[in-house]
RNA sequence: CUCGAUCAAUCGCAAAAUUGUUGAAAAGCAAUUACGCAAAGCCGCAGUUCAAAGGAAUUAUGCCAUAGUGGCUGGGCUAUCGAA
Numbered sequence: 001c002u003c004g005a006u007c008a009a010u011c012g013c014a015a016a017a018u019u020g021u022u023g024a025a026a027a028g029c030a031a032u033u034a035c036g037c038a039a040a041g042c043c044g045c046a047g048u049u050c051a052a053a054g055g056a057a058u059u060a061u062g063c064c065a066u067a068g069u070g071g072c073u074g075g076g077c078u079a080u081c082g083a084a
Stems, first nucleotide, its partner, number of pairs: 003082003006083001012037002017032006035071001041077003045074003049068001051066001054064002
């Protein structure tokens, strides 16, 4: 350096729930707490998924600007260890 995350070691992150707060909503942020994670670090490029206050149509179901989702998948960038 490549590869690997099976055995370890040093670390790290933090699901759901509750409380507060932002938001029309989806959802985000903070605290408590850990379901789990070898990238559960970062990026909304593509797909998926999700909301749609607002818009146009319809006659009552959907569509769109737009807002999210990185702990959904792919991809990009960076990082710990070095026994096998």
The RNA shown here (c-di-GMP-I riboswitch aptamer) has 84 nucleotides and comes from Effusibacillus dendaii. The sequence is in RNAcentral, with records from Rfam. Its mean pLDDT, the model's own confidence on a scale to 100, is 84.